[in-house]
Context: one part of a larger RNA
Molecule: large-subunit ribosomal RNA, domain I
Organism: freshwater metagenome
RNA sequence: AAAAUUCUCUUUUUUGGGCACCCAGAGGCGAAGAAGGACGUGGUAAGCUGCGAAAAGCUGCGGGGAGAAGCACACAUUCUGUGAUCCGCGGAUAUCCGAAUGGGGCAACCCAUGCUGUUGAAGACAGCAUAUCCCGCAAGGGAGGCGAACCCGGGGAACUGAAACAUCUAAGUACCCGGAGGAGGAGAAAACAAAAGUGAUUUCCCAAGUAGUGGCGAGCGAACGGGAAAGAGCCCAAACCCAUGUUGUUACGGCAAUGUGGGGGUUGUAGGACCUGCAUAAAUUUUUCAAACGGAACAGGAACUGUCUGGGAAGGCAGACCGUAGGGGGUGAGAGUCCCGUACUGGUAAAGUUUGGGGAAUGGCGGGAAUCCUGAGUAGGCCGGGGUCGGAGACGCCCUGGUUGAAUUUGCCGGCACCAUCCGGUAAGGCUAAAUACUACUGAGAGACCGAUAGUGAACCAGUACCGUGAGGGAAAGGUGAAAAGUACCCUGAGUAAGGGGGUGAAAUAGAACCUGAAACCAUGCGCUU
Numbered sequence: 001a002a003a004a005u006u007c008u009c010u011u012u013u014u015u016g017g018g019c020a021c022c023c024a025g026a027g028g029c030g031a032a033g034a035a036g037g038a039c040g041u042g043g044u045a046a047g048c049u050g051c052g053a054a055a056a057g058c059u060g061c062g063g064g065g066a067g068a069a070g071c072a073c074a075c076a077u078u079c080u081g082u083g084a085u086c087c088g089c090g091g092a093u094a095u096c097c098g099a100a101u102g103g104g105g106c107a108a109c110c111c112a113u114g115c116u117g118u119u120g121a122a123g124a125c126a127g128c129a130u131a132u133c134c135c136g137c138a139a140g141g142g143a144g145g146c147g148a149a150c151c152c153g154g155g156g157a158a159c160u161g162a163a164a165c166a167u168c169u170a171a172g173u174a175c176c177c178g179g180a181g182g183a184g185g186a187g188a189a190a191a192c193a194a195a196a197g198u199g200a201u202u203u204c205c206c207a208a209g210u211a212g213u214g215g216c217g218a219g220c221g222a223a224c225g226g227g228a229a230a231g232a233g234c235c236c237a238a239a240c241c242c243a244u245g246u247u248g249u250u251a252c253g254g255c256a257a258u259g260u261g262g263g264g265g266u267u268g269u270a271g272g273a274c275c276u277g278c279a280u281a282a283a284u285u286u287u288u289c290a291a292a293c294g295g296a297a298c299a300g301g302a303a304c305u306g307u308c309u310g311g312g313a314a315g316g317c318a319g320a321c322c323g324u325a326g327g328g329g330g331u332g333a334g335a336g337u338c339c340c341g342u343a344c345u346g347g348u349a350a351a352g353u354u355u356g357g358g359g360a361a362u363g364g365c366g367g368g369a370a371u372c373c374u375g376a377g378u379a380g381g382c383c384g385g386g387g388u389c390g391g392a393g394a395c396g397c398c399c400u401g402g403u404u405g406a407a408u409u410u411g412c413c414g415g416c417a418c419c420a421u422c423c424g425g426u427a428a429g430g431c432u433a434a435a436u437a438c439u440a441c442u443g444a445g446a447g448a449c450c451g452a453u454a455g456u457g458a459a460c461c462a463g464u465a466c467c468g469u470g471a472g473g474g475a476a477a478g479g480u481g482a483a484a485a486g487u488a489c490c491c492u493g494a495g496u497a498a499g500g501g502g503g504u505g506a507a508a509u510a511g512a513a514c515c516u517g518a519a520a521c522c523a524u525g526c527g528c529u530u
Base pairs, nucleotide, nucleotide: 013479014478017450018449019447021445023443024442025441026439027438028146029145036097037096038095039052040051041050043075044074047071048070058091059090060089061088062087063086067079068078069077102111103110104109112130113129114128115127116126117125118124132143133142134141135140150181151179152178153177154176155175161168165215191198192197202229203228204227205226206225212220213219233431234430235429236375240263241262242261243260244259245258246257247256248255249254268409270374271373272372273371274368275367276366277365278364283362284361285360286359287358288357289356290355291354292353293352298346299345300344304319305318306317307316308315320337321336322326328340329339330338380404381403382402383401384400385399386398387397390416411426412425413424414423415422466473467472486514489501490500491499492498
C1' cells in the first nucleotide's frame, strides 16, 4: 500500500402506521341510565379483543355453503348439509361505579324506608318504588351529564409593536362562563341612493389598502356601486264582531272597568276596522293510502398454452385469446387471460325520494267616505360609556347605565352638525329554507407527503413502561423463510448454557439475540515491520 474475514450496524429495500386533502354519508349520545371505567366472563386463560351472572355469548329474519370453537400456531372436548362458524338488519340480556338520582361515601363500597312475593313467621332472600329543579289544580311531562371543531351571547388579559412609554397596538385575540344546532347568527327596510334608481338576509370576487382614521406615530381600515352563489316570504298586537268570567255601580232595564277564548286584520301608491259589490279557486304545508325509484349482507362476471433458466415463473423465447374488465391486491421473481377482484348486470328489509288519490290546515279581488285603529316610560333631549373606517372631533347613525320625556297619519323617522326644499321609509312585537362555517365519526378516492432517529408522542398491547405528593411530564421498541420444513439422531460439556457433526432448506455467515448487515470501537489469527 492493497485485499480478505468477524462483530455491531447504516445505506438500500419493505410497510398492517401516520400526514395533508377530496367526494359522499352522518352530524350527536344520555334518567328506557350516556361518555368513561371497575369487576367479572373461556375446559385449561396472565394480557388484548368480545361479552355481562342469559357473560368470546342468547334469539327472529335475511345472506352464505364447508368447515368451525377471536388474537392464539397446544392438548382435550365439542359443533356442523336437520346448514354450523361467518356477514347484514332487528330483538333479548346487560353486575357495580359514573349526571348517578333512596341516604351516605375515601368512585366501582356501606346503610336504609314503603309496597309486593317466598313463609306459619322473621332481624332472611327476591322484585319494584323512593334525588333535586322547572311546568301543571292534578294526572303527568321536561331538565341535569358527555362530546373534535364550527356558531351566538355574557365577561375579558398580558407579553408584544410603537425600536423607551402612558393614548394607541396586540385584540375583543388567548382564556373563563352561559346557550343552541347540524349548522349557528342575520333577515323581509322607520334600508340605500341622489335628480337616475335599487328593493330582506348571508357568502365570494372587485371596488381597495381606496375614502377615512391615527401620540396623523406604530398602525387600523370601510361603504356606495359592479360581478357571482343562493333565492321565499310570512305571522301577531290594535280597531271591530261573538262567546264567557270578574269587579264597581244601579232606577235592576242596564252602564263602566277589566280578564280569557274565537273571528277579523297586518301596511307606505299608506293599510285595516266600518259600509258595499264580486269570487269561493289556484297554490303551499302536513297526514294517510297506492305505485315507482332507492336501498344491507350478497350473487353472476370474459380471456393461455408450450418451452428455456431457476428452489420456485408471473421473467426470456414462441404462438394465441378477452376487453363496457390493461383499477388494485395475492400467488415460491415482474400475471389483462392462476386466485380475490375490477367494468357491467342483478339482489332484498327499513330509512329516504318522486308521482298520483283522499283528509286537514293555511290561503282572495274591487269601490266608498264620516268616525276608529296601526306596538310609550317608547322615540327624542342631557350626562357617562360602547359599536361603526370614524381615538370627542364640525360628528350624524346604532346600543344603553343615569336623568328626563313626545306626537298619533294634516302623524313620525332618516338622507353624516344644523336649517329649508326635495327624496326615501313607517320604529318602539315575532318567525323564516338556501347560498356560508366545521369534522370527533363512517365509506370511497387520491397525493411532485413520510418511510421506523422520518411520519402522530404512539406502524409493536402507548398516553403504555417509567418519573413526579400533585397538576403534569413521557419514552424505547417493525422485518427467519416461499413454506416451520423452527434442526430427528449422535458427540463435547456440570449443564435445560454454548458448540461440533448430522438433518431441513435455494440459502442456516436465513437458526429464532434470525433480510440486508456500513463506520467508530474491541478481540483473535495471519502477513509485513521495529